[in-house]
RNA sequence: ACGCGUGCUCCGGGGUCGGUGGAAACCCGAACCGGCGGUGACAGUCCGCGAGCCCCCACCUCGGUGGGCGGUUGAUCCGGUGGAACUCCGGGGCCGACGGUGAAAGUCCGGAUGGGAGGCAGCGCGC
Numbered sequence: 001a002c003g004c005g006u007g008c009u010c011c012g013g014g015g016u017c018g019g020u021g022g023a024a025a026c027c028c029g030a031a032c033c034g035g036c037g038g039u040g041a042c043a044g045u046c047c048g049c050g051a052g053c054c055c056c057c058a059c060c061u062c063g064g065u066g067g068g069c070g071g072u073u074g075a076u077c078c079g080g081u082g083g084a085a086c087u088c089c090g091g092g093g094c095c096g097a098c099g100g101u102g103a104a105a106g107u108c109c110g111g112a113u114g115g116g117a118g119g120c121a122g123c124g125c126g127c
Base pairs, nucleotide, nucleotide: 002126003125004124005123006122009119010118016030017029018028019027031107032106033096034095035049036048037047038046044094045093052072053071054070055068056067057066058065059064076092077091078090079089080088098110099109100108
């Protein structure tokens, strides 16, 4: 250095103005935002992971708890530079769980002081 284990710690951004209306931070016009690892050079949109939902298994004090290499889960093109970029620069697009709400939500409220990918350093073991 690498692998496994372990306890700690850290770790998600964004609604403002106008319009319509009885009512909209939900509609319309404009606005704003972009988790984590990887990738020949920096990624919301490439390859993967995570949250949500569904299903299965184990345990249970029937409230839940733990596990699953089970399922599902969005979106990019053109031009330029370069040895190399769907990642940079210029331009034009597109996407965004579930429940709630006087009216349809990426931006409001809620589950969530949750869960969790993962980051940093530490300790133990292996090689």

Predicted 3D model of a 127-nucleotide RNA (FMN riboswitch aptamer (RFN element)) from Kineococcus aurantiacus.
RNAcentral holds the sequence, with entries from Rfam.